[in-house]
Molecule: Glycine riboswitch aptamer
Organism: uncultured Lentibacter sp.
């Protein structure tokens, strides 16, 4: 120096799902029933390993989050930055 894997950062892409009522009547609050899964959680488990046991989904559940923008968003690409093995 180069590769590969993690963790972070930045930039860019990123979907889904509502309505009725009421208070003030710009907006905004509040409520009650229905919706959505791609933050976080949680369960099952194909599957994996060092196989006693453990790690484990984009499934499932919807507690939390969400259901105009904005803000978040798994996750996908680039580009930095740390730490690890290999040559």
């Nucleotide at each position: 120096c180069a590769c590969a894997a993690a963790u972070u950062c930045u930039c860019g892409g990123g979907a889904g799902a509502a309505u009725u009522g009421g208070c003030c009547c710009a907006g905004g609050c509040c409520a009650a029933u229905g919706c959505c899964g791609a933050a976080g959680g949680a369960g099952c488990a194909a599957c994996c390993g060092c196989c006693c046991c453990g790690g484990a989904a984009a499934c499932u559940c919807u507690c939390a989050g969400g259901c105009g923008a904005c803000a978040g968003g798994a996750c996908c690409g680039a580009g930095g930055a740390u730490u690890u093995g290999u040559c």